[in-house]
RNA sequence: GGCUCGUUAGCUCAGCCGGAUAGAGCGAUCGGUUUCUACCCGAUAGGUCGAAGUUUCGAAUACUUCACGAGUCG
Numbered sequence: 001g002g003c004u005c006g007u008u009a010g011c012u013c014a015g016c017c018g019g020a021u022a023g024a025g026c027g028a029u030c031g032g033u034u035u036c037u038a039c040c041c042g043a044u045a046g047g048u049c050g051a052a053g054u055u056u057c058g059a060a061u062a063c064u065u066c067a068c069g070a071g072u073c074g
Base pairs, nucleotide, nucleotide: 001073002072003071004070005069006068007067010026011025012024013023019057028044029043030042031041032040050066051065052064053063054062
């Protein structure tokens, strides 16, 4: 340098054949339960979906470029 894959919550990931208010588990905070802690149960907060642009009535999702990471070929 060519090609392929990945980037979504603090962490691990789903969603990626366009449309609903962007989700799950773990973690955090608060509450319930308990003599206390843990377990368990409930609630809440937390995201400019890697960046910029294009297409579209509408983009996390399609297209282009770039950034970072992984693999592979030379």
Predicted 3D model of a 74-nucleotide RNA (transfer RNA) from Phyllobacterium bourgognense. It matches the Rfam family "tRNA". By type it is a transfer RNA. Taxonomically the source falls in Phyllobacterium (Bacteria, Pseudomonadati, Alphaproteobacteria, Hyphomicrobiales). Its mean pLDDT, the model's own confidence on a scale to 100, is 81.